Background
Predicted 3D model of a 490-nucleotide part of an RNA (small-subunit ribosomal RNA, 3' major domain) from a metagenome. Rfam family: Eukaryotic small subunit ribosomal RNA. Its Rfam clan is "SSU clan". Its family is annotated with structural constituent of ribosome and ribosome in the Gene Ontology. The RNAcentral record of the full RNA draws on SILVA. Model confidence (mean pLDDT): 82 of 100.

Context: one part of a larger RNA
RNA sequence: UGACGGAAGGGCACCACCAGGAGUGGAGCCUGCGGCUUAAUUUGACCCAACACGGGAAAACUUACCAGGUCCAGACAUAGUGAGGAUUGACAGAUUGAGAGCUCUUUCUUGAUUCUAUGGGUGGUGGUGCAUGGCCGUUCUUAGUUGGUGGAGUGAUUUGUCUGGUUAAUUCCGUUAACGAACGAGACCCCUGCCUGCUAAAUAGGUGUGCGAAUGAAUGUUCAUUGGCAGCACCUUCUUAGAGGGACGUGCGUUCUAUUAGACGCAGGAAGAUAGGGGCAAUAACAGGUCUGUGAUGCCCUUAGAUGUCCUGGGCCGCACGCGCGCUACACUGAUGCAUUCAACGAGUACCUUGGCCGAGAGGCCUGGGAAAUCUUGUUAAUAUGCAUCGUGAUAGGGAUAGAUUAUUGCAAUUUUUAAUCUUGAACGAGGAAUUCCUAGUAAACGCAGAUCAUCAAUCUGCAUUGAUUACGUCCCUGCCCUUUGUACA
Repeated sequence: UGACGGAAGGGCACCACCAGGAGUGGAGCCUGCGGCUUAAUUUGACCCAACACGGGAAAACUUACCAGGUCCAGACAUAGUGAGGAUUGACAGAUUGAGAGCUCUUUCUUGAUUCUAUGGGUGGUGGUGCAUGGCCGUUCUUAGUUGGUGGAGUGAUUUGUCUGGUUAAUUCCGUUAACGAACGAGACCCCUGCCUGCUAAAUAGGUGUGCGAAUGAAUGUUCAUUGGCAGCACCUUCUUAGAGGGACGUGCGUUCUAUUAGACGCAGGAAGAUAGGGGCAAUAACAGGUCUGUGAUGCCCUUAGAUGUCCUGGGCCGCACGCGCGCUACACUGAUGCAUUCAACGAGUACCUUGGCCGAGAGGCCUGGGAAAUCUUGUUAAUAUGCAUCGUGAUAGGGAUAGAUUAUUGCAAUUUUUAAUCUUGAACGAGGAAUUCCUAGUAAACGCAGAUCAUCAAUCUGCAUUGAUUACGUCCCUGCCCUUUGUACA
């Protein structure tokens, strides 16, 4: 100097607690891991920092595993054989899962590309992440880290980097043997919220007017509502998006204070926790993960009976069991039926699909539009609202498990891809000990879009809709940081 202490004192955090909310743990199912089984059930990762993770939803491919079968894509060099032929390819039959001349029988074909041996390459989802790069994760979301000059000490080192107050913050005020600096924090970048001010818009609309239609009031005329026309004129409030503006704790107050830094309250304001949410993110590390991301890569292994590569089939899905993330529920704040009413983020050409017809549905056929603010699409979403039926019962709650049938994707659906219809109708009556997450448009509920994708979400990443209760604190538990202290443990 560190590390440790069942040492002390401060400070901080819903990966801590308190006050609560939703749960998980119990059931069924889905999925990952272990175990067991197996020809193979490929494999990595195992406290936070492995386990709906490898963007890992594997029917073939993927694919690394298993049972078999082909091919050489063995560069180049040297030495052979060799034009009197090194070698290549092949019908048929046998053989074979196979219309693999793979091998055999049989002969034809080819013409220096090859073949044999040695050296040496090449390939490898083979090994080693404890040989490495790069990337990621974590320590660690906290406030921490470091030179120069000066001071102290023989020196390692220390001071600076602090008694105190304050802050989200080593943020500031101030103290001061330190002064002046650098990285990190902050500033910065992106998104959201305000602008009746600027610039605009047949890929966004509005207002007025014209034309024509329907409905109601009125019954001479007219008025109101609804939707239509590439009609015309004007405009940019709404929509879109460029340039800008806007907040700086501004003004006032306080029985807080050094009357500093700040904290709190009230105003004004679209906005007053750093306005809200993200991104980026220091120094020092870990023998954290990845050689299965890479034509990044050392070494080792293998290299023609291949660990290379392709083909066929199987497996990764196997089920006495244990653990983890989830989905659906246990109903009346509900289920079912009918009606009403509203989004935002996306995406699209072997794609998204309107409209029409057929069909109970799933789906099929025919036509159009769109490489998109134009079409799909106002994605008319679901919680929600209204009216009915049910009526506390394993019930019209729940929808597992099976049987039959019809479609779709695909070369292929058996170990049922998925969807639809009819039937079947299991556990489950709110879950022990434990334990997770969370402070506002948040939790929870509810759906939608995208990624993966030929087909397939109970996953993930975003998006809106409805929208609480309870703190606004503490260091008791669990941890983290700083100071003081003890211990030679390094």